[in-house]
RNA sequence: CGGGGCGUGGCGCAGCCCGGUAGCGCGCUUGCUUCGGGAGUAAGAGGUCGCUGGUUCAAAUCCAGUCGCCCCGACCA
Numbered sequence: 001c002g003g004g005g006c007g008u009g010g011c012g013c014a015g016c017c018c019g020g021u022a023g024c025g026c027g028c029u030u031g032c033u034u035c036g037g038g039a040g041u042a043a044g045a046g047g048u049c050g051c052u053g054g055u056u057c058a059a060a061u062c063c064a065g066u067c068g069c070c071c072c073g074a075c076c077a
Base pairs, nucleotide, nucleotide: 001073002072003071004070005069006068007067010026011025012024013023020057028044029043030042031041032040033039050066051065052064053063054062
């Protein structure tokens, strides 16, 4: 330098193809059961999707640019 992949709650991931307003598991908080721990059960908090811009009534999703990480190749030696 070229090509490809990834980036979404604290952690691990799905959703993207085919636009309709963000979800699952674990974890966390509270109540109840229990002497307590553990466990079970009910409820709840927590992200606005790496960033910027564009298209659209509407963008995690489509388009452009850009940042970071990883892989392959090239270059140098």